[in-house]
Molecule: FMN riboswitch aptamer (RFN element)
Organism: Corynebacterium choanae
């Protein structure tokens, strides 16, 4: 250094004002961006996770596991460069479900949850 086993840890961010009886939901302006990959760094390129559906299996507390399905947005413009839909400049676009005296990416809730994954410790083998 590689493989295997076990252990515990980490693992989501975001506002002011106006109108109004009432809005962090409307209007105006703002702010935020999980994980891995990618000849150069990504919310919008490729893939994954969460949310939702779920063949089937195991249980009988009607729960646990779960293949698979679904799953948003720039084939953007210019610049630099060997190379960038990733950097710089500019203009755009997207954001589940339920709730809420007024319509939600930003409030409340499932969630002190859980995952993609990350960084370690120990043992064994090569």
């Nucleotide at each position: 250094g590689u493989c295997g086993u076990g252990c515990a840890c980490c693992g989501g961010g975001g506002u002011c004002a106006g109108u109004g009886a009432a809005a962090g939901u409307c209007u105006g302006a703002a702010c935020c961006g999980g994980c891995g990959g990618u000849u150069a760094u990504a919310g919008u390129c490729c893939g994954c996770g969460a949310c939702c559906c779920g063949a089937g299996a195991c249980a009988c507390a009607u729960g646990u596991c779960g293949a698979g399905g679904u799953g948003g947005a720039g084939c953007c413009u210019g610049g630099u460069g060997a190379a960038a839909u990733u950097c710089c400049a500019g203009c755009a676009c997207c954001g589940a479900c339920g709730g809420u005296a007024a319509a939600a990416g930003u409030c409340c809730g499932g969630a002190u949850g859980g995952u993609a994954g990350g960084a370690g410790c120990a043992c064994g083998a090569c």